The prediction has a mean pLDDT of 84.
Predicted 3D model of a 507-nucleotide part of an RNA (small-subunit ribosomal RNA, 5' domain) from an uncultured Bacillota bacterium.
Context: one part of a larger RNA
């Protein structure tokens, strides 16, 4: 001198683009945050057209029920996809976790695209619904009855796994790629059509695991290790492995720093500095853990799953005391801790996501407003003119000096602001929360808009009074004890300015 998620203390117009619990990964009232699909399916409900019945009334064909077919909304339930993304936080983590470079001859991969081949033909249920019944709730339980693109059988097998021998070509040990045989195993869901469904091959996009080498601080941690190291064989797995097991060997690791203990998410980046370093990991962005605290697993192409299940604890809350109910480290929001961090807010109009053929629904993801000088630009708070150098202040050698062209009075603009009117771009075929918002025009009037530290020295910038080693300054040196330019006031300079000191931290 720079930076800052700042904070404090006086102050304090406007716009604009950004930032906002760094501490209690404490506890959380209340709303909202993921649903969609009726073009899979069977109910139900309501509405409306047609036809039949046709009370009580009459106008003798209108009526109110019922029942039958049709069409249409809604949709609790069974199915499909989605809930594995999108958002939070930084607890744990010195770790192939994260950076970068390979590898997989050890792998998977919904929805996407391209390619072949096929979609034959059978079947019993479950829910919804009735019916009876348990509980205070929250949820059950028995019987009976049904549909599907739900569930199971059978038939087919271009290819596809597995066995079997055979062949061609490669290589890096077990191998890897084709080629043509016999054998055994297993698909499907249709439809008017769009679309869909099995099967296999490839693409693409995600994901998995290995490896080199980087990645804090303590030797006042020096030894560590029994699934521990390595084979053999079985298991597991989308795969490879001690991943896990049974047997066998007795190894492996370490001063190139193991093991242990403290700290800590990593990076792209940002801050500094000429650089080399050094700090730092807010915001945005990739990765990676976590989701009340610890396990577990289910489903599913994906989790071992924030707003999914069980358990167990550890808390709150409902109870009819038999038993239940929850999880803001999603958006606001509230106690609490703190020196300290916003609205219980507007909209799905953009983008961008999930479903759905679609309309559309859904989105606290986003898009906006609000609040906060919390940063970082920008703009204002008048401009020319004016000496009787007015009045007052303060100094004063009583002459006068200075605030000062500063006022005041003339002349003048109107940027921001206040009103008035017009009024987008973002989105067009329609559709705008933002919003009557940016901007435009025009009126009125200097009117409404400056302060804050500092003046011994470092360090621009003095005199006076008051105090008298007292009260107090002070970053260091170091002022105060009777003439203080260093304390308190006042004029009076300076220096930054909607800001300025302070304080912390980092180069």
């Nucleotide at each position: 001198g720079g930076a800052c998620g700042a904070a404090c203390g006086c102050u304090g117009g406007c716009g604009g683009c950004g930032u906002g619990c760094c501490u209690a990964a404490u506890a959380c009232a209340u709303g909202c945050a993921a649903g969609u699909c009726g073009a899979g399916c069977g109910g139900a409900a309501c509405u409306u057209u047609a036809g039949a019945u046709g009370a009580a009334g009459c106008u003798u064909g209108c009526g109110a029920u019922u029942c039958u077919a049709g069409a249409g909304u809604u949709u609790a339930g069974c199915g499909g996809c989605g809930g594995a993304c999108g958002g939070g936080u930084g607890a744990g983590u010195a770790a192939c976790g994260c950076g970068u470079g390979g590898g997989u001859a050890a792998c998977c991969u919904g929805c996407c695209c391209u390619u072949u081949a096929g979609u034959c033909u059978g079947g019993g249920a479950c829910a919804a619904c009735a019916g009876u019944u348990c509980g205070a709730a929250a949820g059950g339980a028995c019987u009976g009855c049904u549909a599907a693109c739900a569930c199971c059988g059978g038939a087919u097998a271009u290819g596809c796994u597995c066995a079997c021998a055979c062949u061609g070509g490669g290589g890096a040990u077990u191998c890897c790629c084709g080629g043509a045989g016999u054998g055994a195993g297993g698909a499907a869901a249709g439809u008017u059509u769009a679309c869909g469904c099995u099967a296999a091959a490839g693409g693409a996009u995600g994901g998995a695991c290995c490896c080199g080498c980087g990645u804090c601080c303590c030797a006042u941690u020096a030894g560590c290790u029994a699934g521990u190291u390595g084979g053999u064989g079985a298991g597991g797995u989308a795969a490879c492995g001690g991943c896990c097991c049974a047997c066998c060997a007795a190894g492996g690791c370490g001063a190139c720093g193991a093991c242990g203990g403290g700290u800590a998410g990593c990076c792209g980046a940002c801050c500094u500095g000429a650089g080399a370093g050094g700090g730092u990991g807010a915001u945005c962005g990739g990765c990676c853990a976590c989701a009340c605290u610890g396990g577990g697993a289910c489903u599913g192409g994906g989790a071992c799953a924030c707003g999914g299940c069980c358990c167990a604890g550890a808390c709150u809350c409902c109870u009819a005391c038999g038993g239940g109910a929850g999880g803001c480290a999603g958006c606001a929001g509230u106690a609490g801790g703190g020196a300290a961090u916003u609205u219980u807010c507007c909209g799905c109009a953009a983008u961008g996501g999930g479903c759905g053929a679609a309309a559309g629904c859904c989105u606290g993801a986003c898009g906006g407003a609000g609040c906060a000088a919390c940063g970082c630009c920008g703009c204002g708070u008048g401009a020319g003119g004016g000496a009787u150098g007015a009045a007052g202040g303060u100094c004063u050698u009583c002459g006068g000096a200075u605030c000062g062209u500063a006022a005041a009075c003339c002349u003048u603009u109107g940027u921001c602001u206040u009103c008035a009117g017009g009024g987008a771009c973002g989105a067009u075929a329609a559709u705008g929360a933002c919003g009557g918002u940016a901007c435009c025009u025009g009126a009125g009037g200097a009117g409404g808009a400056a302060g804050c530290c500092a003046c011994g020295g470092c360090u621009a910038a003095c005199u006076a009074c008051g105090u008298g080693c007292c009260a107090g300054c002070a970053g260091c040196c170091g002022c105060g004890g009777u003439a203080a330019u260093a304390c308190g006031u006042a004029g009076g300079u300076g220096g930054c300015a909607a800001g300025c000191g302070u304080u912390g931290u980092c180069c």